Predicted 3D model of a 478-nucleotide part of an RNA (small-subunit ribosomal RNA, 3' major domain) from a metagenome. Rfam family: Bacterial small subunit ribosomal RNA. Its family is annotated with ribosome and structural constituent of ribosome in the Gene Ontology.

Context: one part of a larger RNA
RNA sequence: UGACGGGGGCCCGCACAAGCGGUGGAGCAUGUGGUUCAAUUCGACGCAACGCGAAGAACCUUACCUGGGCUCGAAAUGCAGGAGAUCGGGGUGGAAACAUCCCUUCCCCUUAAAAGGCUGCUGCAUAGGUGCUGCAUGGCUGUCGUCAGCUCGUGUCGUGAGAUGUUGGGUUAAGUCCCGCAACGAGCGCAACCCUUAUCCCUAGUUGCCAUCGGGUCGAGCCGGGCACUCUAGUGAAACUGCCUGGGAUAACCAGGAGGAAGGUGGGGAUGACGUCAAGUCCUCAUGGCCUUUAAGUCCAGGGCUACACACGUGCUACAAUGGUCGGUACAAACCGUCGCAAACCCGUGAGGGGGAGCUAAUCGGAAAAAGCCGGCCUCAGUUCGGAUUGGAGUCUGCAACUCGACUCCAUGAAGCUGGAAUCGCUAGUAAUCGCGGAUCAGAACGCCGCGGUGAGUACGUUCCCGGGCCUUGUACA
Repeated sequence: UGACGGGGGCCCGCACAAGCGGUGGAGCAUGUGGUUCAAUUCGACGCAACGCGAAGAACCUUACCUGGGCUCGAAAUGCAGGAGAUCGGGGUGGAAACAUCCCUUCCCCUUAAAAGGCUGCUGCAUAGGUGCUGCAUGGCUGUCGUCAGCUCGUGUCGUGAGAUGUUGGGUUAAGUCCCGCAACGAGCGCAACCCUUAUCCCUAGUUGCCAUCGGGUCGAGCCGGGCACUCUAGUGAAACUGCCUGGGAUAACCAGGAGGAAGGUGGGGAUGACGUCAAGUCCUCAUGGCCUUUAAGUCCAGGGCUACACACGUGCUACAAUGGUCGGUACAAACCGUCGCAAACCCGUGAGGGGGAGCUAAUCGGAAAAAGCCGGCCUCAGUUCGGAUUGGAGUCUGCAACUCGACUCCAUGAAGCUGGAAUCGCUAGUAAUCGCGGAUCAGAACGCCGCGGUGAGUACGUUCCCGGGCCUUGUACA
């Protein structure tokens, strides 16, 4: 100087407390461990591994296993040799890969040759490797933590390691600012500048509006017409403790008030200092070293990654009446669509099929929002709760749904009556609850990423648990 303390002081955080909803019990989905297996490819392991890499394993993917093949190789570059156009078509064996045979064809330039391009063959230099080492590395990432810290120059103090500045008194979300001070300044962080959301003006109207005028309909911005409003998307304005009162050192600042769409960083996002964990990744990529080279490379078929006594994590659906079911009826946002979205209409109980208008999309389509509201039934029951499981019949995608897809219909109707110890999230348009969309994608979400609808309860307080910041103290630790 640090680190540590079941030392002290001050302060903060859904850290506790106060509340609301869960997990832990059930069924299923998914990941992991274990076990099994020819293989169940590999990585990730407290927080910070376990719906993680994987934004999507039937083949492919695929790295694993079994079997069958190839060896200058599946792809790339150069040199040498010799050959031929290439392409294409067919036969045999075969699961295919591949092996083998046959047919057709005979490039361009040039008078010709040489040279050149292209194709395959042979040889060489090389290739290839998701093989090992993340404890040899780059790059990227997680984490402490969006915590308020981490340092430097000069000066001063100290023999020195170092100290000071950065400590102190206040204050702040903040090393934020004020005051003081042997310090004076500065840098990386904080804040601001960026995006979005909340209000308004202006600009602009192939969306919106009967607002205004006219036409028109069973109905409809449907038509003429118009940009007023809504909206869209671009430029601006607006918030700065600016104003008032009180407190405070007259400061910084704090409490309250006015005006205002918004008030004290308005809400949300992006943004992650010096560093820590030899944290993670050699399987994104790059790369040193090592290893492999008729195999640890590569091609193919089938299988496996989907196994199942069990254990754990994360979720979904429930256990019902604030509910279930049937009928009617209302209101979104964001987004996607030409290899596509697909309307009307017809067929089917349905998944879906036929059909193909329109749309390169504020124009057409996906599209029905759901919870909600109105009315009927159910009346506390393992039930009109719950839907697992199983049987049968189907639809769709796709070369192909047996291992191993999703969905539909009929039948079946399991566990489950609110969950032990323990444990998680959340402070406002939040929790809870309700649907909608997208990426990946032929098909295949209860996951993930977004969008809006409805919309709470509680916070006395900081004694305690956890994590963190500053000062101080002890130390046989570095």